[in-house]
RNA sequence: GGAGUCGGUCAGGCAGUCGCUGCUUCGCCAUCGGGCGGCGCGGAGGAAAGUCCGGGCUCCACAGGGCAGGGUGCCAGGUAACGCCUGGGCGGCGCGAGCCGACGGAAAGUGCCACAGAAAACAGACCGCCCAAGCGCCCCGCGGGGCGCCGGCAAGGGUGAAAAGGUGCGGUAAGAGCGCACCGCGCCGGCGGCAACGUCGGCGGCACGGCAAACCCCACCCGGAGCAAGGCCGAAUAGGGGGGCAGACGGUGUGGCCCGCAUCCGCCCCCGGGUAGGCUGCUUGAGGCGUGCGGCGACGCACGUCCCAGACGAAUGACUGUCCGCGACAGAACCCGGCUUAACGACCGGCUCCUUCU
Numbered sequence: 001g002g003a004g005u006c007g008g009u010c011a012g013g014c015a016g017u018c019g020c021u022g023c024u025u026c027g028c029c030a031u032c033g034g035g036c037g038g039c040g041c042g043g044a045g046g047a048a049a050g051u052c053c054g055g056g057c058u059c060c061a062c063a064g065g066g067c068a069g070g071g072u073g074c075c076a077g078g079u080a081a082c083g084c085c086u087g088g089g090c091g092g093c094g095c096g097a098g099c100c101g102a103c104g105g106a107a108a109g110u111g112c113c114a115c116a117g118a119a120a121a122c123a124g125a126c127c128g129c130c131c132a133a134g135c136g137c138c139c140c141g142c143g144g145g146g147c148g149c150c151g152g153c154a155a156g157g158g159u160g161a162a163a164a165g166g167u168g169c170g171g172u173a174a175g176a177g178c179g180c181a182c183c184g185c186g187c188c189g190g191c192g193g194c195a196a197c198g199u200c201g202g203c204g205g206c207a208c209g210g211c212a213a214a215c216c217c218c219a220c221c222c223g224g225a226g227c228a229a230g231g232c233c234g235a236a237u238a239g240g241g242g243g244g245c246a247g248a249c250g251g252u253g254u255g256g257c258c259c260g261c262a263u264c265c266g267c268c269c270c271c272g273g274g275u276a277g278g279c280u281g282c283u284u285g286a287g288g289c290g291u292g293c294g295g296c297g298a299c300g301c302a303c304g305u306c307c308c309a310g311a312c313g314a315a316u317g318a319c320u321g322u323c324c325g326c327g328a329c330a331g332a333a334c335c336c337g338g339c340u341u342a343a344c345g346a347c348c349g350g351c352u353c354c355u356u357c358u
Base pairs, nucleotide, nucleotide: 001354002353003352004351005350006349007348008347009346010345012323013322014321015320016319017318018317020043021042022041023040025038026037027036028035029034045329049340050339052338053337054336055335056334057226058225059224060223069222070221071220072219073218074088075087076086077085078084089103090101091100092099093098104217105216109215110214111211112210113209126157127156128153129152130151134149135148136147137146138145139144165183166182167181168180169179170178184206185204186203187202188201189200190199191198192197230280231279232278233277240271241270242269243268244267245266250264251263252262253261254260287306288305289304290303291302292301293300294299324327
């Protein structure tokens, strides 16, 4: 200098003018609710997004346990919790820094394995290889040779995503874990590690194809609904309950009819529910920053310091000047931790590879 990889920070800057919005304070107006104005302070994001996980908070339900259903799935740790994060193991990719992985169980059971292919899980024989044993035929120099049948084989070819361990040597008629060595696999033991796992030794000739984002088995976790949750205040009108007046008139029931009784309608007072509306929940929090300590790290602890949006037709904008690299994706709505997705660019740092110079 070039190429790459990992992590972090920023998200047009500055100045002026006029606005919008929350809070504090002051002044004026107003009986109150409140309104207007001034000073001061604050006013979107790294994703505020998708609403996919996890939690706080609120209401409802709930003795405990089980079934069903759903989720998670190598090991250890972190955390309020997680499907997140950190570290480690194993597998894959990369020369490397590093990146990726639904990564428990297939000798508990059931099921599936398209097409091709002879055969796809109680293996099988298309091409091929063999003729040792048995039988038949032919040739013959009588030693034997050739062909076929019955058969043997699974090494080679071919099909497939996958063909019943791999490579080599021996062995054989040809072959074959048939025998042996190494590798793989399984079992047992020692050692290292909390563990996943690694490593070493011995034994076994191989018995165990793949699929569990197929059913299933195992282990662990999970009550439901959501700020339109929930709480408080509360009209008009209508309706509900209680009391009083009138029960004189009227309706209905009882009754053949009258009286009586019950009830409805009527007037007054009281009570609570609840609609419109208002207030609250609402932002001080698993909070930010700095320093120190513990830890490889995620993270934790201590001290100091800061207050940093809180709306409800819903604010953060407009204009001017100037500068540059001409500015992406996008805007809170109860809060927080994640994941995922979107996205011009700029800067900083760690590390790797190549090249050059000293």
Bacterial RNase P class A from Thiohalospira halophila DSM 15071, 358 nucleotides, folded computationally. NCBI's taxonomy places the organism under Bacteria, Pseudomonadati, Gammaproteobacteria, Thiohalospiraceae, Thiohalospira halophila. Rfam family: Bacterial RNase P class A. It is annotated as a ribozyme. The coordinates come from a structure-prediction model, not an experiment, and the mean pLDDT is 78.